[in-house]
RNA sequence: GCGGGCUUAGUACAGUGGUAGUAUGUCGGUCUCCAAAACCGAAGACGGGGGUUCGAUUCCCUCAGCCCGUGCCA
Numbered sequence: 001g002c003g004g005g006c007u008u009a010g011u012a013c014a015g016u017g018g019u020a021g022u023a024u025g026u027c028g029g030u031c032u033c034c035a036a037a038a039c040c041g042a043a044g045a046c047g048g049g050g051g052u053u054c055g056a057u058u059c060c061c062u063c064a065g066c067c068c069g070u071g072c073c074a
Base pairs, nucleotide, nucleotide: 001070002069003068004067005066006065007064010024011023012022013021018054026042027041028040029039030038047063048062049061050060051059
C1' cells in the first nucleotide's frame, strides 16, 4: 500500500429504516442497631462530516481510531 472486521451508557455487550435495551457500576430510597444482601426508583450512550429517505443508530460515501490478514511484479 491492499483486503476484512469493529466503533452504542463509567465498563462489558445486545439491537433494529419509525420510543435505543440488558448486565454491572454510580446515586437515592425501603429494610437493618450498623453494614452487606435483597427489593424499588433515578441519571447516563449510537466516533466526526456528508448523502439517500417522510423518517438513519440502522443503507451509501468519506474521514478518524482500534483489531486481524497479506506484500507480488517491475
Predicted 3D model of a 74-nucleotide RNA (transfer RNA) from Candidatus Portnoybacteria bacterium CG10_big_fil_rev_8_21_14_0_10_44_7.
It matches the Rfam family "tRNA". Rfam links the family to the GO term triplet codon-amino acid adaptor activity.